[in-house]
RNA sequence: AGUCGUCUGUGCGACUAUAAACCGCAUUAAGCGCAGAGCGUUCCCAGUUAGCAGGCUGGGAGGUUGUC
Numbered sequence: 001a002g003u004c005g006u007c008u009g010u011g012c013g014a015c016u017a018u019a020a021a022c023c024g025c026a027u028u029a030a031g032c033g034c035a036g037a038g039c040g041u042u043c044c045c046a047g048u049u050a051g052c053a054g055g056c057u058g059g060g061a062g063g064u065u066g067u068c
Base pairs, nucleotide, nucleotide: 001016002015003014004013005012006037007036008035009034010033011032024067025066026065031039042061043060044059045058046057047056048055049054
């Protein structure tokens, strides 16, 4: 310098061409922290796929928690 941990900013950490990770201990479907986002995840409704289930699309709600 770059890449990665959902995105942006900032931090924390790791890695060196790869995209992973043990970033205290538990807990949660909820992903490393904060703010914002609302991507993923959860629930409800509608549509679609011959029907149920399942998948897909759209809308709404919500947006782990505790502790060192």
Molecule: Pistol ribozyme
Organism: Halalkalibacter oceani